[in-house]
Context: one part of a larger RNA
RNA sequence: CUGGGCGUAAAGCGCACGUAGGUGGUUCAUUAAGUCAGAUGUGAAAGCCCCGGGCUCAACCUGGGAACUGCAUUUGAAACUGGUGAACUAGAGUAUGGUAGAGGUAAGUGGAAUUUCUAGUGUAGCGGUGAAAUGCGUAGAUAUUAGAAGGAACAUCAGUGGCGAAGGCGACUUACUGGACCAAUACUGACACUGAGGUGCGAAAGCGUGGGGAGCAAACAGGAUUAGAUCCCCUGGUAGUCCACGCCGUAAACGAUGUCAACUAGCCGUUUGGGAAGGUUAAACUUCUUAGUUUCGCAGCUAACGCAUUAAGUUGACCGCCUGGGGAGUACGGUCGCAAGACUAAAACUC
Repeated sequence: CUGGGCGUAAAGCGCACGUAGGUGGUUCAUUAAGUCAGAUGUGAAAGCCCCGGGCUCAACCUGGGAACUGCAUUUGAAACUGGUGAACUAGAGUAUGGUAGAGGUAAGUGGAAUUUCUAGUGUAGCGGUGAAAUGCGUAGAUAUUAGAAGGAACAUCAGUGGCGAAGGCGACUUACUGGACCAAUACUGACACUGAGGUGCGAAAGCGUGGGGAGCAAACAGGAUUAGAUCCCCUGGUAGUCCACGCCGUAAACGAUGUCAACUAGCCGUUUGGGAAGGUUAAACUUCUUAGUUUCGCAGCUAACGCAUUAAGUUGACCGCCUGGGGAGUACGGUCGCAAGACUAAAACUC
C1' cells in the first nucleotide's frame, strides 16, 4: 500500500457552518496534461528463464537468446478525465403570492396553587408511618375566613401532534428576528455535494462576580428500621435549583443508525399546504397531489433480532471511526480551563 467492517458483537465526531483537498449536470468546438498506439535511444555485467556446449554425471563453468513490465525523446489518435472558449436548464439559488408552527431574543401582563406574615372565628390536638417517634401546638397550632408579601412553574387544551441542525422549545400580549413548506410564473446559469485543520452552538451538574430565594433539595442533623444501617422511610435543612454577565464543553448528547443524491411492491392512519369534481346554507365527507410523521408489510438484506421509499435494500460522492480481553480512555508530554477537569494518547506486564 492492499482487505473487511461500523443499529445490538470493536467501530458514525453531540450538532452545524465552512477553508484546503476530493468529487461533480447537458451540448458543441478546441487543446493534448492524464490515457492509448508506433518508432528511436537507454535499461552495465553477473544472476533468474529458454536453447546449446565443457569437466565420466551433477553442483560448477561457458556460448547465444529472451527478459529487464522502467525512463527519456519523437510521431500520431481524440472516446473518456482534465484545461480553454461558447451555449443550455433537469441540480442549486433569487423574486412574486400565500400557509402552519411550544423556532429564537427582549419587554410587559395574568390566574390557580404552595409558603410566610397580619387580623377574625374557634379549641386540643396537628403532622407523619408498615407501625412509630423526632417535629409543630394552650405563648392558641391544625382547620376556616379576609387581606398582604414574595418566588418559581404554567393544570385543562395536549395528540406515536407541531417547530428546531443538534442541545432543546409549552400561560397570554407586543416588538424584533431565523428557517421550512405550497402554487404558478419570471430570472441567474453549475453558482453544486462533502469537508482534514478551523470557527460557532451545545442538557444537567459544576465554577467566578453580583442579585434573588416560595417550593424542592445533594451535604448535614435528628427520629425510626436493623445484628449493624454512614441506606431505603419520617421530621428538619445548606449549597443548588431562579436572574444578569462570564466560564466549563461533557451525557445511554440514542434512531446506540454520518451528510448529500438516484433507483426499488403496497395497505391503513395522522399533521400542514394545493388542485378538481360531487355534496352542503356553510361544513363534515369522497378523490388526486406535495412536504412531514406513526404503525404494519413484499422483494432484497441481516449471525439472528429485525430493517424494509424516513432502509439496516441496490448504487455513487466525500468525511469520521474500528482491528482480541485487561492494563486504560490510564501514565507521560502537549493544548485548553479559575478550578473541577476536558481533548489528544501509549507501553511494560498479563490472560